[in-house]
RNA sequence: CGUGCGCACGCGCCGAAUCCCGCAAGGGAACCGGGGAACCAUCACCCUGGGGUGAAUCGCGUGGAUACCGCCGUGGAGACACGGUUCGUAUACGCGCGUAGGAGACCUUCCUGCUCCGAACCCGUCAGCUAACCCGGUAGGCGAGAAGGAAGGAAAGG
Numbered sequence: 001c002g003u004g005c006g007c008a009c010g011c012g013c014c015g016a017a018u019c020c021c022g023c024a025a026g027g028g029a030a031c032c033g034g035g036g037a038a039c040c041a042u043c044a045c046c047c048u049g050g051g052g053u054g055a056a057u058c059g060c061g062u063g064g065a066u067a068c069c070g071c072c073g074u075g076g077a078g079a080c081a082c083g084g085u086u087c088g089u090a091u092a093c094g095c096g097c098g099u100a101g102g103a104g105a106c107c108u109u110c111c112u113g114c115u116c117c118g119a120a121c122c123c124g125u126c127a128g129c130u131a132a133c134c135c136g137g138u139a140g141g142c143g144a145g146a147a148g149g150a151a152g153g154a155a156a157g158g
Stems, first nucleotide, its partner, number of pairs: 011143004018029004030138006040128001049126001050123004058098006065091004070085006101117004106153007
């Protein structure tokens, strides 16, 4: 000097997930989500159930797994049952490449770049929109150069 890890105080980011009162239980404000008329929308049959929060959808390829079709063998009068198996189809999962869309240091909008994300969970056969009304949530996880330009604001300073 650089890097990794841990702790503390700050600063900041994703997100609705903040603030106030109370010894506590809890309550309030604010923000967020769901259900719920009329009007409007939808309206037949078959298969696949359907829906919600969220930016997180939709493709292509690939790997094995499962199921179905076909074929072979065994049993059976037959229906069918069991086992094996090539291709194909379908489903979920893993991996890879994209993608609708989303995030990034005063705030909003626009332009040009760069770096990332493109998940997860919930309801339980049920929900279009939706005034009144009803019911819930206020978690969790991260960062250490955070780019530049334009317009309008804010803050600081004078």
Molecule: c-di-AMP riboswitch aptamer (ydaO/yuaA leader)
Organism: Streptomyces calvus